This is a predicted structure of a 1401-nucleotide RNA (small-subunit ribosomal RNA) from an uncultured bacterium. Its mean pLDDT, the model's own confidence on a scale to 100, is 83.
RNA sequence: AGAGUUUGAUCCUGGCUCAGGAUGAACGCUGGCGGCGUGCUUAACACAUGCAAGUCGAACGAUGACUUUUGUGCUUGCACAAAAUGAUUAGUGGCGAACGGGUGAGUAACACGUGAGUAACCUGCCCUUAACUUCGGGAUAAGCCUGGGAAACCGGGUCUAAUACCGGAUACGACGGAUUCCCGCAUGGGGGUCCGUGGAAAGCUUGAUGCGGUUUUGGAUGGACUCGCGGCCUAUCAGCUAGUUGGUUGGGGUAAUGGCCCACCAAGGCGACGACGGGUAGCCGGCCUGAGAGGGUGAUCGGCCACACUGGGACUGAGACACGGCCCAGACUCCUACGGGAGGCAGCAGUAGGGAAUCUUCCACAAUGGACGAAAGUCUGAUGGAGCAACGCCGCGUGAGUGAAGAAGGAUUUCGGUUCGUAAAACUCUGUUGCAAGGGAAGAACAAGUAGCGUAGUAACUGGCGCUACCUUGACGGUACCUUGUUAGAAAGCCACGGCUAACUACGUGCCAGCAGCCGCGGUAAUACGUAGGUGGCAAGCGUUGUCCGGAAUUAUUGGGCGUAAAGCGCGCGCAGGUGGUUCUUUAAGUCUGAUGUGAAAGCCCCCGGCUCAACCGGGGAGGGUCAUUGGAAACUGGGGAACUUGAGUGCAGAAGAGGAUAGUGGAAUUCCAAGUGUAGCGGUGAAAUGCGUAGAGAUUUGGAGGAACACCAGUGGCGAAGGCGACUGUCUGGUCUGUAACUGACACUGAGGCGCGAAAGCGUGGGGAGCAAACAGGAUUAGAUACCCUGGUAGUCCAUGCCGUAAACGAUGAUAGCUAGGUGUGGGGGGACUGACCCCCUCCGUGCCGCAGUAAACACAAUAAGCACUCCGCCUGGGGAGUACGGCCGCAAGGUUGAAACUCAAAGGAAUUGACGGGGGCCCGCACAAGCAGCGGAGCAUGUGGUUUAAUUCGAAGCAACGCGAAGAACCUUACCAGGUCUUGACAUCCGUGUAAAGCUACAGAGAUGUAGUGUGAGCUUGCUCAAUACGAGACAGGUGGUGCAUGGUUGUCGUCAGCUCGUGUCGUGAGAUGUUGGGUUAAGUCCCGCAACGAGCGCAACCCCUAUCGUCCGUUACUAACAGGUGGUGCUGAGGACUCAGACGAGACCGCCGGGGACAACUCGGAGGAAGGUGGGGACGACGUCAAAUCAUCAUGCCCCUUACGACCUGGGCUACACACGUGCUACAAUGGGUACAACAAAGAGACGCGAGACCGCAAGGUGGAGCCAAACUCAGAAAAGUACUCUCAGUUCAGAUUGUGGGCUGCAACCCGCCCACAUGAAGUUGGAGUUGCUAGUAAUCGCGGAUCAGCAUGCCGCGGUGAAUACGUUCCCGGGCCUUGCACACACCGCCCGUCA
Repeated sequence: AGAGUUUGAUCCUGGCUCAGGAUGAACGCUGGCGGCGUGCUUAACACAUGCAAGUCGAACGAUGACUUUUGUGCUUGCACAAAAUGAUUAGUGGCGAACGGGUGAGUAACACGUGAGUAACCUGCCCUUAACUUCGGGAUAAGCCUGGGAAACCGGGUCUAAUACCGGAUACGACGGAUUCCCGCAUGGGGGUCCGUGGAAAGCUUGAUGCGGUUUUGGAUGGACUCGCGGCCUAUCAGCUAGUUGGUUGGGGUAAUGGCCCACCAAGGCGACGACGGGUAGCCGGCCUGAGAGGGUGAUCGGCCACACUGGGACUGAGACACGGCCCAGACUCCUACGGGAGGCAGCAGUAGGGAAUCUUCCACAAUGGACGAAAGUCUGAUGGAGCAACGCCGCGUGAGUGAAGAAGGAUUUCGGUUCGUAAAACUCUGUUGCAAGGGAAGAACAAGUAGCGUAGUAACUGGCGCUACCUUGACGGUACCUUGUUAGAAAGCCACGGCUAACUACGUGCCAGCAGCCGCGGUAAUACGUAGGUGGCAAGCGUUGUCCGGAAUUAUUGGGCGUAAAGCGCGCGCAGGUGGUUCUUUAAGUCUGAUGUGAAAGCCCCCGGCUCAACCGGGGAGGGUCAUUGGAAACUGGGGAACUUGAGUGCAGAAGAGGAUAGUGGAAUUCCAAGUGUAGCGGUGAAAUGCGUAGAGAUUUGGAGGAACACCAGUGGCGAAGGCGACUGUCUGGUCUGUAACUGACACUGAGGCGCGAAAGCGUGGGGAGCAAACAGGAUUAGAUACCCUGGUAGUCCAUGCCGUAAACGAUGAUAGCUAGGUGUGGGGGGACUGACCCCCUCCGUGCCGCAGUAAACACAAUAAGCACUCCGCCUGGGGAGUACGGCCGCAAGGUUGAAACUCAAAGGAAUUGACGGGGGCCCGCACAAGCAGCGGAGCAUGUGGUUUAAUUCGAAGCAACGCGAAGAACCUUACCAGGUCUUGACAUCCGUGUAAAGCUACAGAGAUGUAGUGUGAGCUUGCUCAAUACGAGACAGGUGGUGCAUGGUUGUCGUCAGCUCGUGUCGUGAGAUGUUGGGUUAAGUCCCGCAACGAGCGCAACCCCUAUCGUCCGUUACUAACAGGUGGUGCUGAGGACUCAGACGAGACCGCCGGGGACAACUCGGAGGAAGGUGGGGACGACGUCAAAUCAUCAUGCCCCUUACGACCUGGGCUACACACGUGCUACAAUGGGUACAACAAAGAGACGCGAGACCGCAAGGUGGAGCCAAACUCAGAAAAGUACUCUCAGUUCAGAUUGUGGGCUGCAACCCGCCCACAUGAAGUUGGAGUUGCUAGUAAUCGCGGAUCAGCAUGCCGCGGUGAAUACGUUCCCGGGCCUUGCACACACCGCCCGUCA
């Protein structure tokens, strides 16, 4: 000193939370010792029992134990008597009991603190001054006798004493009067003299210089009263008060002032500087916290106050209205013989109760202190100590050294290791503490006693006083401490480990159980739950909870704010209050400074010292006040006085204006009425309908009535404090501005309360009512439509008058005045210069825009400040609850104003940023629409999917981007599914041991797997081993198409071949970010050009690659054949050729290159020429950053989990081919642009040895026989088909269409039943162009026609390729879909499939 938390990210505002310290604490777990402290915060609740205040015999009467002495009697040991000594105490008397101890109920007060005052007072014991202590008297308790009562206790008679009580004398200091002197702070104070009134005393004894008694002086101590100042909450308490306020009146009372009390008189007194009321509370020194200012608190210790069961009262006394006194009343408890009595723990212990919670019915007066006493001494739950409690603070210990095989064990692991860890063990050592034994303090100073000396140089002595010596006294306690012995032996826990916040892994769990101070963890890989290991922190404690301060500048004096975050009253006038221009002078209240007094002790701080240290304790110092008194200074503020003019105001001369009030006037328009003309509609809407109209509307003409509002002018123009003000004229009236400088001379600013004004709506009364129009009615719209739209329509709107008092009453910006760059409009004045005007320049007052400095979180503000400083007022302190409730005030009401709390959340909010989104805008693109062609959706079939079914119908794919998809081909196999039969180191891999070759073949059983039997018998050489194979055995392990694609790699789809996505440096911004990448053009393109705080670069685009279109060169067989030659029935068949086609290698060609137009002379674009090809020529491969937790664990790989005689492996059979149905993708058709038959042309690209298979022959055909040729520019598949030429069919369910079914065949294959393909004959279904809707395609494309290939034993209408024939249309970008760029709004960011409101459950 800060940190976490609002957001995708940012800055700010703002709350919540945490880290620190403290505690009379409590709770959980744990617990070795000692020292010093602390210990009912709750029920001021009730209390059993014991103790806590007595003492004095040297005040008094009495009693008279014990002891001693004497005497008498005598049974010499007893009795009696006297004297002495004097223990003991009930009583009288004195002093004390008013202290000490407890508690905090009450109290908001002179109760407390602090500082003053008493000229308005008292004070026992103590000290000091002066004087005295005389003469008398009468009682009474105790005692004795007696009575009453249960008791407590009370009564009668009689005797007696005092330091008890009373009278006289004296004193005169008390009181009154007279007189006089001195002094002072107002009232006054002090002293002298005289007179009068009143009025003291006590003795005891140890015999003294003793202890007392009375009066008196001064002091000390303690108290009483008065005053200034200071310290709680509440205004939702605003008025309170009759002894109330005063009296130079008169009394009473007190120690004393005083309405303290009484009589009389007066009517005052207090209050916004908070009276009165309500709530709460003992106050302070201090304590805790804080850098401080402050905030909180008032346990222990100390000062003061108050109280003593509750309330009241007095008595005694120096002192009380009295904790352990009295009286009365009350409640409660106890005793009782029912008549009556007794009691008061908030003293120390202790009990019950309450409570989260707080101790022993201990020891001692040894010390300190107190009461009494002459003293010894007695009393003392004050006090000193001990006990209990980790309640707090402080100290100590639980061992120290060496010790790597880094032991065992635990945990973990990538299985190699790592870690607990020098930790342990082991060896060496120590003995603090503990335990045992022994020794052993300080705290003790006294007093008294004995002896001596002094006082004492006394008249003299002593027991008085002082000093010295001796003697004697310890609860704690045999304690502290010391010494010796003794074994590492007896002594460690608690909390935490996601971030804040130091410290991490494993297992278990699976939004469960649970954690959590805040944010938040947990839904199968949890460093956040639980456990373990490890680690971190503290340590005889550690955590938790409560409370307080801090952090929090989050109430801001120090030290905050109010345009948009919470916050400027709607506006003005103005009392109080606060603040106030220039100069001179004075004062000294504020201010500054010096001195004096005081601010108790303890505590805090500093220094020194004592307990071994520390805590603790002792000594000294410093510090502390908004204090009091006093001396000084005079700048500033204030007060008094004098002046000034610039603030403010007045005058004079001008100026503008929807400023206000009132009376009148005017025209346009709407509506209504009357009349005329006139006929079928009008009106209204997106479209309609309700409505009006043949009883004459609407339209049009004329006249009239009535109300309301004032077009154009009109303008970020004017006026006003704001609300607000708009036709014209008159009357009355407020304010403002300019000029001038005649007058006043600070007269000013702000303004709590108060008063006034205050839009619209609303309310009361009375008018008025044309239009408009809440409510209401009807018609539409709609799922509904209590709305938006339409037709009507009442309050109201208007006037007068009275209320209401609120608005986004906004510039969301209080008022006044000052200062601080400019530029440019506009309204009203003035001035200058030309001097006539315009223009120009200067200036004052308004009203706008832009903009510098500055400010601000940013947006923005910027002389009209949100800048820089002053003055005054109002307001704010997280969101919700709530501007609500209650109370007060106002109002006729509606309501307004003032204005909470419980509870709840961790946010709510401001500005800006990047995205996404918008039934926002602009620009642009795409078979996106449009324009076309052909389809799909209807039929039958094929195929895939859903659903259903099933023993199983294996699994996956799911909008586009799943559905002829994985599957380029399920009869067995495949196969993962089902049923049954089998195997268990296994079908497959590596390792070990033993045996044998193994394999193969044959036979038998079996559905087969498999089993049994027979047969059979390796290789290498170092010659008894190795290799390979196989059987058996044991275990490591194999195996899994089991789960998780949301743990992953790899691969793929998609947006999208869309033109985008980024980076470096620089610059801008507090920052997220921006710029670049935006802008003007252009392009298919972020393609290029220009501009520009940007300059460059990367991934994408394009190009480079392949195919194709043209040409050239070279090469020339298996391809080709123009020329030459040969040959054939015919054929490039042969020689030959390298011309052509073609093949395949290298090149050329196209680049807006040329010309013209446009364009910024650019990029580029339009047109043209040439050219095979023209503006990326056509096609392909190629897919940026990323999105979809997109798809795939079943291609493969892989973490974790799961199965292990099974979720593994083998076999047979079945299933994946099911079938009411629904969907997708295709094929074939519905026919004449066609079907059939016949004849007869023209391709390309491929494939072929487990192969393609020619010619020939057989079969109607599928196919068969057979085998030439071909490892392919050679042979084969292989006939291309549509097209063409003929003939036929003639619009029909047909000579269309071919499903379905039957029969008979063919092929493949162990095997075509479930479940293959093909052929022939027969059969001949639906279907006559397809609803809503929807798909593809822009040229060699669509459409149409056939051919080939992969997979493959066999099995394509699918898929991938190939060529043949070969169109139509595109005006255009409004709309639908998708996309790109810019901009705008946003309360969205999982991003519109968002967010969110209300109701219901």